[in-house]
Context: one part of a larger RNA
RNA sequence: UGACGGGGGCUCACACAAGCGGUGGAGCAUGUGGCUUAAUUCGAAGCAACGCGAAGAACCUUACCCGGGUUUGACAUGCUUGGAUGCCUCUUGGGGAAACCCGGGUAGGCUGCCCUUCGGGGUGAAACUUGCACAGGUGUUGCAUGGCUGUCGUCAGCUCGUGCUGUGAAGUGUCGGGUUAAGUCCCUUAACGAGCGAAACCCCUAUCGUUAGUUGCCAGCGAGUCAUGUCGGGGACUCUAGCGAGACUGCCGGCGUCAAGCCGGAGGAAGGUGGGGACGACGUCAAGUCAUCAUGGCCCUUAUGCCCGGGGUUGCACACGUGCUACAAUGGCGCGCACAGAGCGACGCAAUACCGCGAGAUGGAGCAAAUCGCAGAAAGCCGGCCUAAGUUCGGAUUGGAGUCUGCAACUCGACUCCAUGAAGUUGGAAUCGCUAGUAAUCGCGUAUCAGCCAUGACGCGGUGAAUGUGUUCCUGAGCCUUGUACA
Numbered sequence: 001u002g003a004c005g006g007g008g009g010c011u012c013a014c015a016c017a018a019g020c021g022g023u024g025g026a027g028c029a030u031g032u033g034g035c036u037u038a039a040u041u042c043g044a045a046g047c048a049a050c051g052c053g054a055a056g057a058a059c060c061u062u063a064c065c066c067g068g069g070u071u072u073g074a075c076a077u078g079c080u081u082g083g084a085u086g087c088c089u090c091u092u093g094g095g096g097a098a099a100c101c102c103g104g105g106u107a108g109g110c111u112g113c114c115c116u117u118c119g120g121g122g123u124g125a126a127a128c129u130u131g132c133a134c135a136g137g138u139g140u141u142g143c144a145u146g147g148c149u150g151u152c153g154u155c156a157g158c159u160c161g162u163g164c165u166g167u168g169a170a171g172u173g174u175c176g177g178g179u180u181a182a183g184u185c186c187c188u189u190a191a192c193g194a195g196c197g198a199a200a201c202c203c204c205u206a207u208c209g210u211u212a213g214u215u216g217c218c219a220g221c222g223a224g225u226c227a228u229g230u231c232g233g234g235g236a237c238u239c240u241a242g243c244g245a246g247a248c249u250g251c252c253g254g255c256g257u258c259a260a261g262c263c264g265g266a267g268g269a270a271g272g273u274g275g276g277g278a279c280g281a282c283g284u285c286a287a288g289u290c291a292u293c294a295u296g297g298c299c300c301u302u303a304u305g306c307c308c309g310g311g312g313u314u315g316c317a318c319a320c321g322u323g324c325u326a327c328a329a330u331g332g333c334g335c336g337c338a339c340a341g342a343g344c345g346a347c348g349c350a351a352u353a354c355c356g357c358g359a360g361a362u363g364g365a366g367c368a369a370a371u372c373g374c375a376g377a378a379a380g381c382c383g384g385c386c387u388a389a390g391u392u393c394g395g396a397u398u399g400g401a402g403u404c405u406g407c408a409a410c411u412c413g414a415c416u417c418c419a420u421g422a423a424g425u426u427g428g429a430a431u432c433g434c435u436a437g438u439a440a441u442c443g444c445g446u447a448u449c450a451g452c453c454a455u456g457a458c459g460c461g462g463u464g465a466a467u468g469u470g471u472u473c474c475u476g477a478g479c480c481u482u483g484u485a486c487a
Base pairs, nucleotide, nucleotide: 001487002486003484004483005482007481008480009479010478011477012476013475015471016470019434020433021432022431023430026325027324028323029322030321031320032319033318034316035315042053043052064311065310066309067308068307069306070305073134077133078132079131082128086110087109088108089107090105091104092103093102094101095100112123113122114121115120136300137299139298140297141296145294146293147289148288149287150285152283157196158195159194160193161192162191163172164171165170176187177186178185202277203276204275205274207245208244209243210242211241212240213239217234218233221232222231223230248271251265252264253263254262255261327427331386332385333384336381337380343374344373345372348367349366353362355360393424398419399418400417401416402415403414404413440463441462442461443460444459445458446457
């Protein structure tokens, strides 16, 4: 100087407390361990691995296993051999599961430059072929690395120049008194300044003005319809998207050291950082990643490379994590009626119509989309049935019949219909999230994607609480101080 303490002081955080909802019990989904296996590819391991890499494992993916095949190679560059052998379309024989191997046919098309009598000749660019250098490796080392990322932590810290103090390591500044979300600001002061962080600058959102008025809107006027901004028209309104305004403790009162600031109030759409996002200091964990990529060393080179068929990654006495659906009446079922936002669409979204109980099929208007479509939002509201039951709760499992995608749904897809109707009556010890448009609850969209094992992830809006104004304790963190046989 740090680190540590079942030392002290001060302070903070859904850390506890106060509340609300869960997990732990059930069934299923998914990830992991273990076991099994020819293989169940690899990585991730307390927090910070375990719905993680994977934003799509039937083939492909695919790295694993079995079998078949191949050796200048699926891919790159250079040199070299050959000579028009070459490539594409068509057709055809044999072997094969395919990859591929061995052939045949003539018909058509393509092929640079130079000479040309247009018959052709030369050269050898591109292609092919022979051989050689080499390619190739998801092989190994993340404890050789770059890059990227997690975490402490959006915590308030981490440093430097000059000066001063100390023999020196070092200290001071950065301490102290207030204050703040903040090393934020003020005051004091052997310190005076400065940098990286905090804040601000950036984006979204909440209010208003202005400009613009189509594909959006429709108050007033007119036309028309069973009906609809449908038409003429209009820019008022909503909205769209540019530019501005607005919030700064600016004003008032109190407190405070005539300070920083704190408390209350007014005005205001918004008040003291308005709400949310992006943004992550010096560093820590030899944290993670050689399987995104890049890369040193090492290793393989008729194989640890490459191609193909099939299988596996989905196996199941079990254990754990994360979720979904429930156990019901604040509910379930059926009828009717209403209100979003954000997205996506041409290898696409697909309306009206018609067929089917349905998944879906036929068909194809319109739309590169503020115009057309996906698209019915759901919870909700009105009235009806169910009456406490393993039920009109719950939907696992299984049988049958189908639809769709795709070369192909056996291993191993999703969905539909009929039948079946399991466990489950609120969950031990323990444990998680959340302070407001939040929790809870309800549906909608997108990426990936032929299809989909999505209950995941990321977004979007609808309805919409309770509790706390405390810091004794648990956990983590910051500052000061103290002890230390630790570095």

The prediction has a mean pLDDT of 81. Small-subunit ribosomal RNA, 3' major domain from an uncultured prokaryote, 487 nucleotides, folded computationally. The full RNA is in RNAcentral, with records from ENA. Rfam family: Bacterial small subunit ribosomal RNA.